[in-house]
Context: one part of a larger RNA
RNA sequence: GGAUGAACGCUGGCGGCAUGCUUAAUACAUGCAAGUCGAACAGGAAAUGGUGUUUCCAGUGGCGGAUGGGUGUGUAACGUGUAAGAACCUGCCCUUGGGAGGGGAACAACAGCUGGAAACGGCUGCUAAUACCCCAUAGGUUGAGGACCAAAAGGAGCAAUCCACCCGAGGAGGGGCUUGCGUCUAAUUAGCUAGUUGGUGAGGCAAUAGCUUACCAAGGCAAUGAUCAGUAGCUGGUCCGAGAGGAUGAUCAGCCACACUGGGAUUGAGACACGGUCCAGACUCCUAUGGGAGGCAGCAGUGGGAAAUUUUUCACAAUGGGCGAAAGCCUGACGGAGCAAUGCCGCGUGAAGGUAGAAGGCCCACAGGUCGUGAACUUCUUUUCCUGGAGAAGAAGCAAUGACGGUAUUUGGGGAAUAAGCAUCAGCUAACUCUAUGCCAACAGCCGCGGUAAGACAGAGGAUGCAAGUGUUAUCC
Numbered sequence: 001g002g003a004u005g006a007a008c009g010c011u012g013g014c015g016g017c018a019u020g021c022u023u024a025a026u027a028c029a030u031g032c033a034a035g036u037c038g039a040a041c042a043g044g045a046a047a048u049g050g051u052g053u054u055u056c057c058a059g060u061g062g063c064g065g066a067u068g069g070g071u072g073u074g075u076a077a078c079g080u081g082u083a084a085g086a087a088c089c090u091g092c093c094c095u096u097g098g099g100a101g102g103g104g105a106a107c108a109a110c111a112g113c114u115g116g117a118a119a120c121g122g123c124u125g126c127u128a129a130u131a132c133c134c135c136a137u138a139g140g141u142u143g144a145g146g147a148c149c150a151a152a153a154g155g156a157g158c159a160a161u162c163c164a165c166c167c168g169a170g171g172a173g174g175g176g177c178u179u180g181c182g183u184c185u186a187a188u189u190a191g192c193u194a195g196u197u198g199g200u201g202a203g204g205c206a207a208u209a210g211c212u213u214a215c216c217a218a219g220g221c222a223a224u225g226a227u228c229a230g231u232a233g234c235u236g237g238u239c240c241g242a243g244a245g246g247a248u249g250a251u252c253a254g255c256c257a258c259a260c261u262g263g264g265a266u267u268g269a270g271a272c273a274c275g276g277u278c279c280a281g282a283c284u285c286c287u288a289u290g291g292g293a294g295g296c297a298g299c300a301g302u303g304g305g306a307a308a309u310u311u312u313u314c315a316c317a318a319u320g321g322g323c324g325a326a327a328g329c330c331u332g333a334c335g336g337a338g339c340a341a342u343g344c345c346g347c348g349u350g351a352a353g354g355u356a357g358a359a360g361g362c363c364c365a366c367a368g369g370u371c372g373u374g375a376a377c378u379u380c381u382u383u384u385c386c387u388g389g390a391g392a393a394g395a396a397g398c399a400a401u402g403a404c405g406g407u408a409u410u411u412g413g414g415g416a417a418u419a420a421g422c423a424u425c426a427g428c429u430a431a432c433u434c435u436a437u438g439c440c441a442a443c444a445g446c447c448g449c450g451g452u453a454a455g456a457c458a459g460a461g462g463a464u465g466c467a468a469g470u471g472u473u474a475u476c477c
Stems, first nucleotide, its partner, number of pairs: 001477004006473005013347006019340002021305001026303003030300003035063003040060002043057006070258003079183007088175003093171007101135004110125006139149003154163003184230002191221003196218008233255004237248004260281005283294004311337001313336002319333001320331004350380004360371004385414006394404001421466005427446002432461004443448001
């Protein structure tokens, strides 16, 4: 000198765009953050005097709750980055070839009885389906035969037809796995290893594999740093630097890990699953003491910690996502608004003229000098500000549809009106005098100032620097 997710002191007019718990992965009141489909299904309720029709719904069923959003605890690792590879899986989507025949038994809901304070149940009986099961067939496994295994469902519409369903093949996108190389510190860590290293048989997985197991062999790693210990999410990037390089990993993007702590599986195309489930633990809450409920590292918000970090806001209008044939519903993703000079950028606090060089302050050699064209005053202007009028784009898609928002913008009226501070002034380092103090009080980044004329402390006048900021502190280059 530059930089920062900064903080603190003093000060503070506006706009645009960004950013905002770096500490306690601490504990959390309250609300919301994942639903949807009645064109899968029986049934119930409501409206209409009835038929018919319409609307709504707890339940069965389907798809989605594995995405989106958060955090950085763990991890020195095939975790990540890069470059390759072969033994794999893939719902929805796209292309393509076939198919959907026959039959059956249930379980919720519901009704009755009944247990419990509650959470939640139990027994008996009835019932539908795109829920479940059986047979048949396409097909699959194999080098081949044999043998074995094994599918399907309807819905809407007057209809045409559309949407679903089953089995193959291919694709796209996604994911799992393997490998080369790169990836912090310490030797005051030198030896480490028993499923350990390899083989065979068996098991297991979507797949390779000591992944698991029995047997056999005795291997494997290490001074090119194994093992142990400490620290740490990695990268694109960011900051500094002419570069080499050093430091760093907020926001945004990719990958990984985690979801009160520690384990486990279930379902599923996909999880060992943040707002699912089971077990154990700590903590909190309810209780009739028998037993139950909970998990903000989602968005707001609260306590606590801390130098320190925002609203318990609006809307699904746009973009995107889930479901649905659609209308649509849901969406604290996202889009916006609010708060904060936290940062960057832009604008303003007036412009021109104006010496009696006024009053006043300060200095003075008492002549004067300086603040100073600065003010007053005159003439203008209106960015901002106040107040009226008009008023978007963002909406795609014929029409309708805008949270932001009567916002941006624009056009009248008014009046210089509403708007300057902070630090420094011995040297480094731009900027000097007076008064007061008297090694006191103080200052200070270094050198050092202060003991009676202090350009270094304090005040004043003046000056210098930057400016809605400016200084200090912390950290990096």
Small-subunit ribosomal RNA, 5' domain from Olea welwitschii, 477 nucleotides, folded computationally.
The RNAcentral record of the full RNA draws on SILVA.
Its mean pLDDT, the model's own confidence on a scale to 100, is 85.
Lineage of the source: Eukaryota > Viridiplantae > Streptophytina > Gunneridae > Olea.